[in-house]
C1' cells in the first nucleotide's frame, strides 16, 4: 500500500428508510429487623466525524478517524 467487517447508554449488544430499545450496571421506592435476592418506577445516547440522496437517514451512497481482519 491493497481488499473486508466494525463504530448505537458507563459496559456488552439488537434495531437495515418513518417510536432510538433489551440485559448488565447507577438512582429512587416497595418488600425484609438489616443486607442480599426479587417487584415497581427513573435518570442517561449530536447514533464516530463531515458531505450527499430522500418528504424523510442509525440504517442507502460517498470522504476522513480509530479497530479488528486478510493478502502484499
Nucleotide at each position: 500500500g491493497g481488499g473486508g467487517a466494525c463504530a448505537u447508554a458507563g459496559c456488552u449488544c439488537a434495531g437495515c428508510g418513518g417510536g432510538a430499545g433489551a440485559g448488565c450496571g447507577c438512582c429512587u421506592c416497595a418488600a425484609u429487623c438489616g443486607c442480599a435476592c426479587u417487584g415497581a418506577g427513573g435518570a442517561g445516547g449530536u447514533c464516530g466525524g463531515g458531505g450527499g440522496u430522500u418528504c424523510a437517514a442509525a440504517u442507502c451512497c460517498c470522504c476522513c478517524u480509530g479497530u479488528c481482519u486478510c493478502c502484499a

Predicted 3D model of a 72-nucleotide RNA (transfer RNA) from an Anaerolineae bacterium.
RNAcentral holds the sequence, with entries from ENA.
Taxonomically the source falls in Anaerolineae (Bacteria, Bacillati, Chloroflexota).